[in-house]
Context: one part of a larger RNA
RNA sequence: UGACGGGGGCCCGCACAAGCGGUGGAGCAUGUGGUUCAAUUCGACGCAACGCGCAGAACCUUACCUGGGUUAAAUCCACCAGAAUCCCGCAGAGAUGUGGGAGUGCCUUUCGGGGAAUUGGUGAGAAGGUGCUGCAUGGCUGUCGUCAGCUCGUGUCGUGAGAUGUUGGGUUAAGUCCCGCAACGAGCGCAACCUCUGUCGUUAGUUGCCAGCAUUAAGUUGGGCACUCUAGCGAGACUGCCGACGUUAAGUCGGAGGAAGGUGGAGAUGACGUCAAGUCCUCAUGGCCCUUAUGCCCAGGGCUACACACGUGCUACAAUGGCCAGUACAAAGAGCUGCUAAGCCGCGAGGUGGAGCCAAUCUCAAAAAGCUGGUCUCAGUUCGGAUUGUAGUCUGCAACUCGACUACAUGAAGUUGGAAUCGCUAGUAAUCGGAGAUCAGCACGCUCCGGUGAAUACGUUCCCGGGCCUUGUACA
Numbered sequence: 001u002g003a004c005g006g007g008g009g010c011c012c013g014c015a016c017a018a019g020c021g022g023u024g025g026a027g028c029a030u031g032u033g034g035u036u037c038a039a040u041u042c043g044a045c046g047c048a049a050c051g052c053g054c055a056g057a058a059c060c061u062u063a064c065c066u067g068g069g070u071u072a073a074a075u076c077c078a079c080c081a082g083a084a085u086c087c088c089g090c091a092g093a094g095a096u097g098u099g100g101g102a103g104u105g106c107c108u109u110u111c112g113g114g115g116a117a118u119u120g121g122u123g124a125g126a127a128g129g130u131g132c133u134g135c136a137u138g139g140c141u142g143u144c145g146u147c148a149g150c151u152c153g154u155g156u157c158g159u160g161a162g163a164u165g166u167u168g169g170g171u172u173a174a175g176u177c178c179c180g181c182a183a184c185g186a187g188c189g190c191a192a193c194c195u196c197u198g199u200c201g202u203u204a205g206u207u208g209c210c211a212g213c214a215u216u217a218a219g220u221u222g223g224g225c226a227c228u229c230u231a232g233c234g235a236g237a238c239u240g241c242c243g244a245c246g247u248u249a250a251g252u253c254g255g256a257g258g259a260a261g262g263u264g265g266a267g268a269u270g271a272c273g274u275c276a277a278g279u280c281c282u283c284a285u286g287g288c289c290c291u292u293a294u295g296c297c298c299a300g301g302g303c304u305a306c307a308c309a310c311g312u313g314c315u316a317c318a319a320u321g322g323c324c325a326g327u328a329c330a331a332a333g334a335g336c337u338g339c340u341a342a343g344c345c346g347c348g349a350g351g352u353g354g355a356g357c358c359a360a361u362c363u364c365a366a367a368a369a370g371c372u373g374g375u376c377u378c379a380g381u382u383c384g385g386a387u388u389g390u391a392g393u394c395u396g397c398a399a400c401u402c403g404a405c406u407a408c409a410u411g412a413a414g415u416u417g418g419a420a421u422c423g424c425u426a427g428u429a430a431u432c433g434g435a436g437a438u439c440a441g442c443a444c445g446c447u448c449c450g451g452u453g454a455a456u457a458c459g460u461u462c463c464c465g466g467g468c469c470u471u472g473u474a475c476a
Stems, first nucleotide, its partner, number of pairs: 001476002003473003007470007015460002019424005026315008034306002042053002064301007077123005085102007106115003128290002131288003137284002139279003142275001144273001149188006155164003168179003194267004199235007208225003213222002238261001241255005317417001321376007333364003338357002343352003383414001388409007430452007
C1' cells in the first nucleotide's frame, strides 16, 4: 500500500421488511447429470453452466456410429483431346462405374489450321482436417456493475515503499456540486449530446381522416383537409418563479403555473481492472499431430435411448369457474419461390377457386380476456386433459425409427403442494391475446406488440451484495 475481520462509523440496492404472484407435490414439454449404446458428436458447470451455443437434428444440417467407396475438390503452370451444353440406357443402397445419342457458337485464316473462353484427362508443386492446446494468442462475450470509481502532470512531505491531490464539513442518483484545505490543474468514467415515448405549433393531405352538404349496403362516391393520423421542422422543463430551511453556498422541502417538475418515463451507451472466466466447433492465428487418412464422397442409423436425479417452462387441480349462443374495442409486424380474399365442398384439419396486393390502398386478420343471455351446483364433476385405439389432413424425394394438425372414442395423475426457494415498487406484478425471426414442415422456447390492471414499502435491527472513512492483523 492492499486484502481480510462472527471490528467500528456513514450510506446504497426488491438486500431484508410490508405485499402480490409463483417454483418445490401432479401430467406434459425442454435442457442437464447419470446409465445404456456400434454411436447416443462436441462445448458450457456457484452467482455469471443446465428452453445455454441451437433464430427451429426426418434426409440435409452432422461434426458421431456401421457399411460401401476415393486419393486430390479450388487456384496456377505444361502437354493432349473435345467448344460449351443437353438427353437416354445398364449395374448399384447411393457415391460411382459403364455405354449410346443430339450439338456447334466467338475472333482470325493461305481453309490445312491457329487463338480466346470453357470442360475433361495426365504430370509437377500444392491442398485438406469441426484433430489437440482458450494455460501460447487476436477478435468477440459474460461478470462484479450503469457500481462511482480508476488514474496522471507539476508541486509539497517522507531515507524509502509511498503519501498528498481523491481526506474533512455539507449535498447528490453520481469523485454531482458547494465550502474548507500544500496543493494546483488534467484525463478515463458520471451527467449531457443520440433514439423512442408524453404536450403544443407549423408545413404537407394520399393509400389516411369525415365536422358540415349531397350520395351509398359500406368514407362507397362527389366534395373538404377542420379533426384523427402520418412524418419533416420547431417550441417546451431550466430548480426558471414564489415561500421556508440552509453558511449569504451547494442544495433540500412546500407551492404556483404547466401535458409533463426537479434525471418526466424507457433504450442505446459498460471507466482502470477482476475471474490464466467463456469461445482454437463463427472467424483469424503460433506450436504440435494426421496425409491411400484424424482428409473427401455416399447409403442407413444416431444426436429423439431410459431404472433414476436436478434446472427452466406449459397445463391444471375449478364457480372471480367450465360449456353454449350473441356482441364490442388494439398495437406492432410480415408478404412475389410470397400473403392469399369472396364464393363453393368438408363436422374439422383442409380442399377447390382465383379477385386484389411489391402494399397507410390488397391479404395474413378471428384479437382474446371483456360485456349480454342461458346452462352446470361442488362432484374426481359438463373440472382436468395425459395416455391409448381408429380414421384422416398438410408439408416434403421420403413422416418406420422420428413431424405438426384434425375428427370420433378413451379418459390417467391431480382437490393448492414438506424442508426450502424465486420474481416484482406502476401502466410495474398478475392476467389476456397478437405478430416476427429461424423455417418446405415443425414453438409450451426466444424477441417484440398492445388490452385489462392491483397490493405494499413502518423502517434499516437482521440475511446477501456493494461504496467511502477508520481500526487490528503472526496474511501478500